A computed fold for a 73-nucleotide RNA from Candidatus Cacconaster scatequi, annotated as transfer RNA. It matches the Rfam family "tRNA". Its family is annotated with triplet codon-amino acid adaptor activity in the Gene Ontology. Its mean pLDDT, the model's own confidence on a scale to 100, is 81.

């Protein structure tokens, strides 16, 4: 220098054909036990890497752009 891929909750990762962001694991309140753990029922936690554009409507399109693997020269 050219090509691919990945970035969504504190962790690992779903999200289909554009229509209200989710799941386990953790944290947290409660039941339940003599006390732990297990289990059961809530609850918090998200500018979807960043900036634009398209759209009535973008985590999914299209354009820059920042990081991280791979690949090629």
């Nucleotide at each position: 220098g050219c090509g691919g891929a990945a970035u969504u909750a504190g962790c690992u990762c779903a999200g289909u054909u554009g229509g209200u962001a989710g799941a386990g694991c953790g944290u947290u309140g409660g039941c339940u036990u003599c006390c732990c753990a297990a289990g059961c029922c809530g609850a918090a936690g998200g500018u979807c890497g960043c900036g634009a554009g398209u759209u009535c409507g973008a985590g999914a399109c299209u354009c820059g752009u920042a990081u991280u693997c791979c690949g090629c020269u």